[in-house]
RNA sequence: UGUGCCAAGGGCAAACUCGCCGAAAGGCGAGGACGCAAAACUACCGGUCUAACGGAAGUCAUUUCCCAAGACAGCGGGGUUGCCACGA
Numbered sequence: 001u002g003u004g005c006c007a008a009g010g011g012c013a014a015a016c017u018c019g020c021c022g023a024a025a026g027g028c029g030a031g032g033a034c035g036c037a038a039a040a041c042u043a044c045c046g047g048u049c050u051a052a053c054g055g056a057a058g059u060c061a062u063u064u065c066c067c068a069a070g071a072c073a074g075c076g077g078g079g080u081u082g083c084c085a086c087g088a
Base pairs, nucleotide, nucleotide: 001087002086003085004084011036012035016031017030018029019028020027021026034074040080041079042078044077045076046075047072048071049070050069054066055065056064057063
């Protein structure tokens, strides 16, 4: 530095369930494994989701739209770091 075909020790943990936090998206903990060689970290770029508060509309409804802001790193890209094996 490339690859993840082989081996070993392992690691993480989707859906779902329970508890807690949050307006929500979602997060954290426990159980649980669909998967993952960066499913480690990072909202820089694109994307997706939420929209309490605030604003607007309105047929006044458990409504709609916009938005400050927030969330997702297990959506893609970029950046940073890194175990083992094999090859150069």

A computed fold for an 88-nucleotide RNA from Povalibacter uvarum, annotated as c-di-GMP-I-GGC riboswitch aptamer. Its Rfam family is "c-di-GMP-I-GGC riboswitch aptamer". Gene Ontology term of the family: cyclic-di-GMP binding. The source organism's lineage runs through Bacteria, Gammaproteobacteria, Steroidobacterales, Steroidobacteraceae and Povalibacter. Model confidence (mean pLDDT): 86 of 100.